[in-house]
RNA sequence: GAAUCAGUAGCUUAGUGGUAAAGCAUCUGACUUUUAAUCAGAGGAGCGUGAGUUCAACUCUCACCUGGUUCACCA
Numbered sequence: 001g002a003a004u005c006a007g008u009a010g011c012u013u014a015g016u017g018g019u020a021a022a023g024c025a026u027c028u029g030a031c032u033u034u035u036a037a038u039c040a041g042a043g044g045a046g047c048g049u050g051a052g053u054u055c056a057a058c059u060c061u062c063a064c065c066u067g068g069u070u071c072a073c074c075a
Stems, first nucleotide, its partner, number of pairs: 001071007010024004018055001026042005048064005
């Protein structure tokens, strides 16, 4: 340099045009002598960045950024 895959909550992931979900974690309450465990509830992300298409974009298109893999080049 080229190809390809990925980037969504603190973490791991789902969601592939109709407006973002779950687990763990966090907080509150119940239970418990206390902690842990268990049960119930609550909060938390507008989706890597920018633009475009569309009535509507996490989802489609383009550019860029970051990371993984492969190939090429160099010494």